[in-house]
Context: one part of a larger RNA
RNA sequence: GAACGAACGCUGGCGGCGUGCCUAACACAUGCAAGUCGAAUGCGAACGGUUCCUUCGGGGGCUGAGUAGCAUGGCAGACGGGUGAGGAACACGUAUCUGACCUGACUCUUUCAGGGGGAUAGUCCUGCGAAAGUGGGGGUAAUACCGCAUACGCUCGGGUCUGUAGGGGAUUCGAGGAAAGUUGGCCUCUGCGAGCAAGCUGACGGAGAGAGAGGGGGAUGCGGCCUAUUAGCUAGUUGGUGGGGUAACGGCCUACCAAGGCUGCGAUGGGUAGCUGGUCUGAGAGGAUGAUCAGUCACACUGGGACUGAGACACGGCCCAGACUCCUACGGGAGGCAGCAGUGGGGAAUUUUGCGCAAUGGGGGCAACCCUGACGCAGCAACGCCGCGUGAGUGACGACGCCGUUCGCGGUGUAAAGCUCUGUGAGGAGGGACGAAUAUCUGGGGUAAAGAGCCCCGUGAUUUGACGGUACCUUCAAAGCAAGCCCCGGCUAACUCCGUGCCAGCAGCCGCGGUAAGACGGAGGGGGCGAGCGUUGUUC
Numbered sequence: 001g002a003a004c005g006a007a008c009g010c011u012g013g014c015g016g017c018g019u020g021c022c023u024a025a026c027a028c029a030u031g032c033a034a035g036u037c038g039a040a041u042g043c044g045a046a047c048g049g050u051u052c053c054u055u056c057g058g059g060g061g062c063u064g065a066g067u068a069g070c071a072u073g074g075c076a077g078a079c080g081g082g083u084g085a086g087g088a089a090c091a092c093g094u095a096u097c098u099g100a101c102c103u104g105a106c107u108c109u110u111u112c113a114g115g116g117g118g119a120u121a122g123u124c125c126u127g128c129g130a131a132a133g134u135g136g137g138g139g140u141a142a143u144a145c146c147g148c149a150u151a152c153g154c155u156c157g158g159g160u161c162u163g164u165a166g167g168g169g170a171u172u173c174g175a176g177g178a179a180a181g182u183u184g185g186c187c188u189c190u191g192c193g194a195g196c197a198a199g200c201u202g203a204c205g206g207a208g209a210g211a212g213a214g215g216g217g218g219a220u221g222c223g224g225c226c227u228a229u230u231a232g233c234u235a236g237u238u239g240g241u242g243g244g245g246u247a248a249c250g251g252c253c254u255a256c257c258a259a260g261g262c263u264g265c266g267a268u269g270g271g272u273a274g275c276u277g278g279u280c281u282g283a284g285a286g287g288a289u290g291a292u293c294a295g296u297c298a299c300a301c302u303g304g305g306a307c308u309g310a311g312a313c314a315c316g317g318c319c320c321a322g323a324c325u326c327c328u329a330c331g332g333g334a335g336g337c338a339g340c341a342g343u344g345g346g347g348a349a350u351u352u353u354g355c356g357c358a359a360u361g362g363g364g365g366c367a368a369c370c371c372u373g374a375c376g377c378a379g380c381a382a383c384g385c386c387g388c389g390u391g392a393g394u395g396a397c398g399a400c401g402c403c404g405u406u407c408g409c410g411g412u413g414u415a416a417a418g419c420u421c422u423g424u425g426a427g428g429a430g431g432g433a434c435g436a437a438u439a440u441c442u443g444g445g446g447u448a449a450a451g452a453g454c455c456c457c458g459u460g461a462u463u464u465g466a467c468g469g470u471a472c473c474u475u476c477a478a479a480g481c482a483a484g485c486c487c488c489g490g491c492u493a494a495c496u497c498c499g500u501g502c503c504a505g506c507a508g509c510c511g512c513g514g515u516a517a518g519a520c521g522g523a524g525g526g527g528g529c530g531a532g533c534g535u536u537g538u539u540c
Base pairs, nucleotide, nucleotide: 001540002539003538004537006536007535008534009533010532013388014387015386016385017384018383019381020380021346026344027343028342030341031340032339035075036074037073040072041071042070043069048063049062050061051060052059053058082299083298084297092223093222094221095220096219097218098217101216102215103214106212107211108210109209110208111207112206114148116146117145124137125136126135127134128133154176155175156174157173158172159171160170161169162168181204182203183202184201185200186199190197191196192195225271226270227269232262233261234260237259238258239257240256241255242254243253244252274296275295276294277293278289279288280287281286301322302321303320304319305318324335325334326333327332352378354377355376356375360374361372362371363370364369391421392420393419394418401412402411403410404409425481427476428475429474430473431472435467439462440461441460442458443457444456445455446454447453484529485528486527487526488525489510490509491508495524496523497522498521499520505512506511
């Protein structure tokens, strides 16, 4: 000099864009943060309204409404969001390999979707329990579950050919393995016969196989911390064979056999740490760093475990153990903010218990739509960067005041006042967005028998904005409301007076202060920067 997720002191007008628990991975009240589908399925209220009956207590019908809700089922809860505790490791980065592998949803190609069965939840009846919850009985549905049939591919076993890097490719025989429907429209075909269907047609789905895209698992070369005041380490250890296990190679696991494997090019141990793109600095080489943003890894009260699933050993799932907190009828139960806000605590220190799904993106759904503390916005904070303003012109050999003085005057100083103007910001009034694409209706084309439906294209109409009556524009008035901080001995730009008297104090280094201190304190003046200026901390 530059930089900062900064803090502290003094000061503080506005706007734009960013950033904001670096400490206790400390504990958490409260609300919200993951649901959705009635076009998979079974059931199905009430308040209210209206009407009828009534022994005036009440009861029934319709509506509310196939709504709310309950349950089965599907998909999503493995993404998105948070944190950096652990981890020195193929965790990360980079480059390769996988003839050792997986892949839901998506896209394309291809082949199918025939015919059956038994349950079960919810509801109902009835127990237990304070609750959380749970037992028994009866009955029921499905795109839930289970057989049978069929098999272009596929899997397994045997053979043949080819290739060879080991599980690659081709062919043959045998064995095995699938499925689910829902919905809109129509009468051209079929059936019943003017409308419906098991028919036709469209949409969304279902099953097998192959390919793709994207995603993931595994392996390897190289690379990036400190320590020898750590020198030896190792028994599933190193290798082999058989077996198991996995999507898959492998001591990954297991039985047996052999005795190996690593190490001064630093093994083993200890310490520290998420890694990277980047960021800061520097002419560069390098050094330091890893906030925000992006990629990746790890974790989700602590430790362990599996289940479901294409994918988890799963932050807002399950089980066990532990610590802690809460409820309890003392028998037993409930919980997990390192999601967004917020609270206590710690700390020098870090924000609102805000608005909205309008946009972008995500989940579900044919869709309408629903959900979304992701996200978009707003609020707080000079925390940072950038921009603007606090007025402009004119105005005296020069007011007052203050300071200095050799008492002549000099400085503050065109500075002020005065005069002439301007109108940014703040204030008042009026107008007022972009961000909107979509969606619904409608015209043309394709599919089709079709003027259904669906898909594509276009025009017009209607409709959707949290921010926000915000930005912006016009206008009114008015210089009116808006400047401080640090320094002035040298380094280092900037000097005098008074006070003090090695005192009080200053100080980054050298050093000032003991009676004329340019170094302390005040004043006048000056220098620097400016809504900031200094100090402290840290890095280069």